[in-house]
Context: one part of a larger RNA
RNA sequence: GCCGGGGAGUUUAUGGUCGUGGCAAGCCUAAGGGGGCCUAUCCCCGUAAGCGCAGGGAAGCCGACUUGCCCGCAACCGCCUUCGCGCGGCGAGGGGCGGGGUAGCGAUUGCCCGGAGUCACGAUCAUAAGACUAGAAACCGAACGAUCUAAUCCUGGGCAGGGCGAAGCCGGGCGAAAGCCCGGUGGAGGCCCGAAAGGGUCUUGACGUGCAAUUCAGUCCUCUGACCUGGGAUUAGGGGACAAAAACCAAUCUAGUUCGGUGAUAGCUAGUUCCUUCCGAAAUGGAUCUCAGUCCAGCCCGCCCGGAGGAGGUUGGCAGGGUAGAGCACUGAUCGACAGGCAAGGCCUCGAAAGAGUCCACCUGUCUUUCAAACUCCGAAUCUGCCAACACCGUAGAUGGGCGGAGACGGGUUCCGGGGGGUAAGCUCCUGGACCGAGAGGGGAACAACCCAGACUAGGGUUAAGGUCCCUAAAUGCUGGCUAAGUGUCACACCGAAAGGCGUCUGGGCUCUUAGACAGCGGGAAGGUAGGCUUAGAAGCAGCCAUCCUUUAAAGAGUGCGUAACAGCUCACCCGCCGAGAGUCCAGGCCCUGAAAAUGGACGGGGCUCAAGCCAGCUGCCGAUACCCUGGAGCGCAGCCUCAGGCUGCGUCUGGUAGGAAGGCGUCCGAGUUGGGCCGAAGCCGGGCCGUGAGGUCCGGUGGACCGACUUGGAUUGCAGAUCCCGGU
Numbered sequence: 001g002c003c004g005g006g007g008a009g010u011u012u013a014u015g016g017u018c019g020u021g022g023c024a025a026g027c028c029u030a031a032g033g034g035g036g037c038c039u040a041u042c043c044c045c046g047u048a049a050g051c052g053c054a055g056g057g058a059a060g061c062c063g064a065c066u067u068g069c070c071c072g073c074a075a076c077c078g079c080c081u082u083c084g085c086g087c088g089g090c091g092a093g094g095g096g097c098g099g100g101g102u103a104g105c106g107a108u109u110g111c112c113c114g115g116a117g118u119c120a121c122g123a124u125c126a127u128a129a130g131a132c133u134a135g136a137a138a139c140c141g142a143a144c145g146a147u148c149u150a151a152u153c154c155u156g157g158g159c160a161g162g163g164c165g166a167a168g169c170c171g172g173g174c175g176a177a178a179g180c181c182c183g184g185u186g187g188a189g190g191c192c193c194g195a196a197a198g199g200g201u202c203u204u205g206a207c208g209u210g211c212a213a214u215u216c217a218g219u220c221c222u223c224u225g226a227c228c229u230g231g232g233a234u235u236a237g238g239g240g241a242c243a244a245a246a247a248c249c250a251a252u253c254u255a256g257u258u259c260g261g262u263g264a265u266a267g268c269u270a271g272u273u274c275c276u277u278c279c280g281a282a283a284u285g286g287a288u289c290u291c292a293g294u295c296c297a298g299c300c301c302g303c304c305c306g307g308a309g310g311a312g313g314u315u316g317g318c319a320g321g322g323u324a325g326a327g328c329a330c331u332g333a334u335c336g337a338c339a340g341g342c343a344a345g346g347c348c349u350c351g352a353a354a355g356a357g358u359c360c361a362c363c364u365g366u367c368u369u370u371c372a373a374a375c376u377c378c379g380a381a382u383c384u385g386c387c388a389a390c391a392c393c394g395u396a397g398a399u400g401g402g403c404g405g406a407g408a409c410g411g412g413u414u415c416c417g418g419g420g421g422g423u424a425a426g427c428u429c430c431u432g433g434a435c436c437g438a439g440a441g442g443g444g445a446a447c448a449a450c451c452c453a454g455a456c457u458a459g460g461g462u463u464a465a466g467g468u469c470c471c472u473a474a475a476u477g478c479u480g481g482c483u484a485a486g487u488g489u490c491a492c493a494c495c496g497a498a499a500g501g502c503g504u505c506u507g508g509g510c511u512c513u514u515a516g517a518c519a520g521c522g523g524g525a526a527g528g529u530a531g532g533c534u535u536a537g538a539a540g541c542a543g544c545c546a547u548c549c550u551u552u553a554a555a556g557a558g559u560g561c562g563u564a565a566c567a568g569c570u571c572a573c574c575c576g577c578c579g580a581g582a583g584u585c586c587a588g589g590c591c592c593u594g595a596a597a598a599u600g601g602a603c604g605g606g607g608c609u610c611a612a613g614c615c616a617g618c619u620g621c622c623g624a625u626a627c628c629c630u631g632g633a634g635c636g637c638a639g640c641c642u643c644a645g646g647c648u649g650c651g652u653c654u655g656g657u658a659g660g661a662a663g664g665c666g667u668c669c670g671a672g673u674u675g676g677g678c679c680g681a682a683g684c685c686g687g688g689c690c691g692u693g694a695g696g697u698c699c700g701g702u703g704g705a706c707c708g709a710c711u712u713g714g715a716u717u718g719c720a721g722a723u724c725c726c727g728g729u
Base pairs, nucleotide, nucleotide: 001729002728003727004726005725006724011129012128013127014126015125016124017123018122019121020120021119022118023117026051027050032045033044034043035042055062056061065098068097069096070095071094076089077088078087079086099113100112101111102110103109132271133270134269135268139261140260141259142258143257144256150235151234152233153232154231155230156229157228158227159225161193162192163191164189168185169184170183171182172181173180174179197222198221199220202218203217205216206215237253239249240248274664275663276662277661278660279659284297285296286295287294288293299407300405301404302403303402304401305400309393310392313390314389315388316387317386318385319384320383325378326376327375331372332371333370336367337366338365339364340363341362345360346359348357349356350355411436412435413434415433416432417431418430419429420428421427441452442451443450456632457631458630459629460628461627462626466622467621468620469606470605471604475619477618478617479616480615481614482613488608489607499593500592501591503590504589505588506587507586508585509584510583511582512581520577521576522575523574524573526550527549528548531545532544533543556571560569561568633654634653635651636650637649638648639647640646641645665718667715668714669713670712671711672710673709674708675707676706683702684701685700686699687698688697689696690695
């Protein structure tokens, strides 16, 4: 792991609500007692208590409609019946006035008043109890432990061999002496090397379901001492003992072990057992020693009351607003210019000084430039309210009111929006929707929330999104362009920027052009003059000023190179050859550069180039649980009938987590009724049939003695999970 068995909302009391039944302005007995064939059930007594029949007020205390009016549902009645069921009458229950009780100085004040309760049983919820089951770390008490280990005490035992050579002593030498030196002797030491013994350093070796819950190998430390060790004793749990590590106290120690309090407590974690049907959430606001919880409200479910409107969509009208945008009229900021002022500041000039003047700065104004969540002379789209029309929901009972039962109070994403914080984030916090959550199916390669679309069941058809070369269902379809980069083959998520491109295509403006443009080639490109100044020089070409006139087809007082300065080359400009477009600017499409990540690799892949890429258009086809058709089931409702039900009809009904409600299946036991069984019960094995399902039934085999059905009552009543328990494997 698997299989079998066990395994979790129970019981009592007290309350709330609902249902059923008895009695009813009353209901009911308790303790206790009596009777009776089963001592189970039952009958009777017991009138104490309790609840109800009156409320208001803190209290003293006071104390209410046996209906006066109106509306009006159902039901009933009548009339028109055009049969739309319309109108009318009456109208229990219901509602509104009016009236009343009480408290209050009073109030448009609060509560209450025109009779329904009570008892029993059942269901459900709450509270108290272990309270659905399992689970702590802990706390307290009483006992048991020092055969391990720590310390101490008593009594015993053990330490091969070798080395070093303290004091003391002896001899010799020296010295005045104290004493020193030399040679021996001697044998000290928490001395040295190293067996036994004790330890446990490193290999972070072996082993690591081991030989072993600490071992093995090598290496290493100590080995006459604060040494090692046998036996016997003492110290006990907030205590011991400690050369101190919070180490050790029996493989257990920051408080031992065992049993008990004990089913401790756990806002935490896991689990919580049959089926179907109907509805179906919330992750928000407030409060909280509150943020993993809980309470109230909002949101869900069920039942009841009531009886006609509801309303969120679209369009129009009316009203409101100050956002986006825009603007500078206010507030504040801001570029430049001009004008005015200048008491106070600064530089400069003049002046002996006083002072004067110019400019800057500053202030004001005008024009101009650029801005604003906390600016507005303006001002949308949207939005909100009211009204109307249309659509929609609703007498098949909505909106509303009451009661009972919940869950939930960790949300998320993208989009499409609008914002605050942050460089940003698969970031965070608000806000209006949608979706996921709790939503399957088709598409997007895969992919909770992107696109299509809301799945009762079976079959057939048609489409949506998206696709249509092959993988892979469907046109290697049609028309016209673009791209040469494998750009691309990505709706988005999953990007690709600023800045660039004489890549290519398209559109537009302007200029030139058969009176010949543009490019190329050939020729000319002159004279006054070397313009003047400057300069050593300055001659078109260092620099400054001016920039004319003439001859011409044309030629600058010169575009660049060049010279020391000239010279020289060249350009502008003109002519010739040639023969049709050329130049420049703006805008757009596709493409290119910009473009860097770690094994070789990603358009899903193969592959694709007048595409199988991109743009525009057209026609088919494929493609879902969507839509349509047919059969069936359930639910809701209506009508009818032979009324626990059936038949017919209608429906824009039937996804679903938490959760609420309803109806059922099965197991065991009791009671009543009724059956089966040795001519074969239960159980087990295999199969057929029925039911949406839990399940039921029949047949065959096995088995060998009990077992069902219906009605009703009661439960230790249903297992796949809990590192669940026990057993097997």
This is a predicted structure of a 729-nucleotide part of an RNA (large-subunit ribosomal RNA, domain II) from a Candidatus Brockarchaeota archaeon. The coordinates come from a structure-prediction model, not an experiment, and the mean pLDDT is 82. The sequence was found in a public genome assembly. Taxonomically the source falls in Candidatus Brockarchaeota (Archaea, Thermoproteati). Rfam family: Archaeal large subunit ribosomal RNA. The family has 91 seed sequences and 2,955 matches in Rfam 15.1. Rfam links the family to the GO terms structural constituent of ribosome and ribosome.